[in-house]
A computed fold for a 72-nucleotide RNA from uncultured Rubritalea sp., annotated as transfer RNA.
The source organism's lineage runs through Bacteria, Verrucomicrobiota, Verrucomicrobiales, Rubritaleaceae and Rubritalea.
The sequence was found in a public genome assembly.
Its mean pLDDT, the model's own confidence on a scale to 100, is 81.

RNA sequence: ACUUCUAUAGUGAAAUGAGUAUCACGCUGGGCUGUUAACCCGGAGUUCAUGGGGCGGAGCCAUGUAGAAGUG
Numbered sequence: 001a002c003u004u005c006u007a008u009a010g011u012g013a014a015a016u017g018a019g020u021a022u023c024a025c026g027c028u029g030g031g032c033u034g035u036u037a038a039c040c041c042g043g044a045g046u047u048c049a050u051g052g053g054g055c056g057g058a059g060c061c062a063u064g065u066a067g068a069a070g071u072g
Base pairs, nucleotide, nucleotide: 001071002070003069004068005067006066007065010025011024012023013022019055027043028042029041030040031039048064049063050062051061052060
């Protein structure tokens, strides 16, 4: 220098051929209990950044950023 792959709640991961972004743990409000834990009901919180096409993008296209692998 070039090529490929990866980037999604605090953490770890799903999301078919583009169609309401889910799950577990954690956090938080309440219930239950003599108390804590456990258990039960509810809540907040996420698509690496910018742009593009599209009715509609986490998924497609372009550029960039970060990480990994390969070639020279």